[in-house]
């Protein structure tokens, strides 16, 4: 100086006019209501103060928090999700630390990262063969004038995404884990870790390929739906219509109506204990099929955000002190307009440059709607911090 890689932060300010939204806000005026009064609530209008979109407000993909529905409690199936180990967190598929692949020279980045001797399923095409295989080419033996035919092996080469261990040696007719050395693989138990792994030994058949982001097996969570969720007030309407419903039983009191007790159906994908409904066109299930499109609250201080310090952790984050901030709209607000300035670009003039004036332009993704943790997308341009790697100077 030049390329990369991880982090943070900003993404225009200020002022002066007019304009919107809002307040358990502070003033003042009218107008209704209640009150014996004082004074109280409400609504509208005016003034003052304050306050008012994001890092993603997007995606709707994860997690909750909150509100209801399954009659209430336990198992159980069914079905959905995760998926290496420890930690954080209200909790997650998130974060943070670590272990083992893989990419890069490195700082770092990626992993949908439990099982392929439970089972089933695929591996096309080329190729001689792709689960228990096999001879195109070329190698040895044998044989011929040369072939041909025959045997041996799978070490060279070829195809392939892979070819049933990989390098050197030995050895053989030529060759092969045939046999020896290391590596690999597999078995043990020692050692170090909380683990997940990782070391070093000891032995060994020297051998059984991938794909589970294919079904599947195995740990382990998991009720369903959401603010359009839900509540209340006003009003309206069809107290709506079709079907389905095993089972209609015993006993005791009573003239009878009717009481009670078993039994039986239901409320539940199934099982048990409570519980509650029902026993006749009943309790229940199934389907069509009207009316309300009005108003209030839900609604915004929560697991809240952030500076500062102090203890514990590598960390991630927990704990304590102080101090400071805060949209809440209902069809849907926070805009426009002038001034300077910054910043970035662009022309123009000066200047070797560096700068100097001067003019024009405003240019990123983008907009709260129940609220919070997160993750994925998108994003001109600027500022900062720390780290690899390369070249130079001192």
């Nucleotide at each position: 100086g030049c390329g990369g890689a991880g982090g943070g932060g900003c993404g225009g300010a200020u002022g002066g006019c007019c304009g919107c939204u809002u307040a358990c806000g502070g003033g003042c005026a009218u107008u209704g209501g209640c009150u014996g009064a004082c004074g109280c609530c409400a609504a509208u209008a005016c003034c003052c103060u304050g306050a008012g979109a994001g890092g993603a407000a997007a995606g709707u993909c994860c997690g909750g928090a909150c509100u209801c529905c399954c009659a209430g409690a336990a198992g159980c199936a069914a079905c959905g999700g995760u998926g290496c180990c420890g930690g954080g967190u209200a909790a997650c598929a998130c974060c943070c630390g670590g272990g083992c692949g893989g990419g890069g020279c490195a700082a770092c980045c990626c992993g949908a990262c439990g099982g392929a001797c439970a089972g089933c399923g695929c591996c096309a095409c080329a190729g001689a063969a792709a689960u228990c295989a096999g001879a195109c080419c070329a190698c040895c033996c044998u044989g011929u004038u040369a072939a041909a035919a025959g045997g041996g092996a799978a070490a060279g080469g070829g195809u392939g995404a892979a070819a049933c261990g990989g390098u050197g040696g030995g050895g053989u007719a030529a060759g092969a884990g045939c046999c020896c050395a290391c590596c690999g693989c597999c078995g043990g138990g020692c050692u170090g870790g909380c683990a997940a792994c990782a070391g070093a030994c000891c032995g060994g058949g020297c051998a059984u390929g991938g794909c589970a982001a294919g079904c599947c097996c195995c740990a382990c969570c998991g009720g369903g739906a959401g603010c359009a969720a839900u509540g209340c007030c006003a009003a309206a309407u069809a107290g709506g219509g079709a079907c389905c419903g095993c089972g209609c039983g015993c006993c005791g009191g009573g003239c009878a109506a009717c009481c009670g007790g078993c039994g039986g159906g239901g409320c539940u994908g199934c099982u048990u204990c409570u519980g509650c409904c029902c026993c006749a066109g009943c309790a229940g299930g199934u389907c069509c099929g009207g009316g309300u499109u009005g108003g209030c609250a839900g609604c915004u201080a929560g697991a809240g955000g952030g500076g500062u310090g102090g203890u514990g952790g590598c960390a991630a984050c927990a704990u304590c002190a102080u101090c400071c901030c805060g949209a809440g709209a209902g069809g849907a607000a926070u805009g426009g307009u002038c001034a300077u300035c910054a910043c970035g670009g662009g022309g123009c003039g000066g200047g070797c440059a560096a700068c100097c004036g001067u003019c024009c332009c405003g240019c990123a993704c983008a907009g709260a709607a129940u609220c919070c943790g997160g993750c994925u997308u998108a994003c001109a341009g600027c500022c900062u911090c720390u780290c690899c790697g390369c070249g130079c100077g001192c």